Small-subunit ribosomal RNA, central domain from an uncultured prokaryote, 346 nucleotides, folded computationally. Its mean pLDDT, the model's own confidence on a scale to 100, is 87.
Context: one part of a larger RNA
RNA sequence: UUGGGUUUAAAGGGUGCGUAGGCGGCCUAUUAAGUCAGUGGUGAAAGGUAUCAGCUUAACUGAUGACGUGCCAUUGAAACUGAAAGGCUUGAGUACAGACGAGGUAGGCGGAAUUUAUGGUGUAGCGGUGAAAUGCAUAGAUACCAUAAAGAACACCAAUUGCGAAGGCAGCUUACUAGACUGAGACUGACGCUGAGGCACGAAAGCGUGGGUAGCGAACAGGAUUAGAUACCCUGGUAGUCCAUGCCGUAAACGAUGAUUACUAGCUAUUAGCGAUACAAUGUUAGUGGCACAGCGAAAGCGUUAAGUAAUCCACCUGGGAAGUACGGUCGCAAGAUUGAAACUC
Numbered sequence: 001u002u003g004g005g006u007u008u009a010a011a012g013g014g015u016g017c018g019u020a021g022g023c024g025g026c027c028u029a030u031u032a033a034g035u036c037a038g039u040g041g042u043g044a045a046a047g048g049u050a051u052c053a054g055c056u057u058a059a060c061u062g063a064u065g066a067c068g069u070g071c072c073a074u075u076g077a078a079a080c081u082g083a084a085a086g087g088c089u090u091g092a093g094u095a096c097a098g099a100c101g102a103g104g105u106a107g108g109c110g111g112a113a114u115u116u117a118u119g120g121u122g123u124a125g126c127g128g129u130g131a132a133a134u135g136c137a138u139a140g141a142u143a144c145c146a147u148a149a150a151g152a153a154c155a156c157c158a159a160u161u162g163c164g165a166a167g168g169c170a171g172c173u174u175a176c177u178a179g180a181c182u183g184a185g186a187c188u189g190a191c192g193c194u195g196a197g198g199c200a201c202g203a204a205a206g207c208g209u210g211g212g213u214a215g216c217g218a219a220c221a222g223g224a225u226u227a228g229a230u231a232c233c234c235u236g237g238u239a240g241u242c243c244a245u246g247c248c249g250u251a252a253a254c255g256a257u258g259a260u261u262a263c264u265a266g267c268u269a270u271u272a273g274c275g276a277u278a279c280a281a282u283g284u285u286a287g288u289g290g291c292a293c294a295g296c297g298a299a300a301g302c303g304u305u306a307a308g309u310a311a312u313c314c315a316c317c318u319g320g321g322a323a324g325u326a327c328g329g330u331c332g333c334a335a336g337a338u339u340g341a342a343a344c345u346c
Stems, first nucleotide, its partner, number of pairs: 004317003007300002012314001014201004021194003025088004030083002033081002035077008049065006091191001092188003096183003100179001103177007110154001114150008125136002162169002206247006215241002220236004258313006266291009295302002319346003328339004
């Protein structure tokens, strides 16, 4: 490179928006760039190739033909692609009506629990474990009651639930704000899909500055265990966890399954609607789950939410190790991230 692949064997980018590019609905007529056909020119000779011929044969050589798949010019065709023109409504969107949800941001409020402080009752233990000890306690602990303060998280409801592009989102309430969905069919009239670069968002941990610190708790200290125990268990405990703001940009960022569109038996549960009705029978969209036919798959399994059948675009893979390392570049305060080899070895 060709070809083949990407749930689990190597391989889907963490997610979205979107530039270039690639691809793109139906109808009419125009054009003729791509496309197709004819004709003319050119495509040197030698070589190669087909036939015939000359050396006794062959190698070798000669003659003729075809080929030279291309390029240029010209004359046509008009289905498809393109271009330019007009129209359409099914794709896409806007408006209208309805209804939904832990979607987001900012503020306010609430109760339970925990810890601490103060006061009261009260007396000798409490706590902890497999068993203990460190620890706390006669300076009155633990326990119970009252009052106060603080910070963090929101039991039950709760679900196989819901929302969000992903990360993620859960007490109640207010303000602002985004969204898919359903109904109806008014409006626009292909405005669409994908998307290299780019931009934005992006758990936890970590970093900078300023606050905060109840509980928990890396590091650390002590007690145990043990041959040892830099651990598991216990008593403490600093960063951190929380808030504001700025970085970081990574995760088994997982459905280990890119996005969009069309098609392909059914059954069942459920969420938001619509619709129908008699409390019936019969329905219909969008989502979330469980089975399962065909089909697919190495199998496990997937199976209208495809890993089936097809199409468009992007990303990625090419034996194991060395190695996601080295070097260089870019980014970062740093930690590091990103891009990313080779020698050698099996």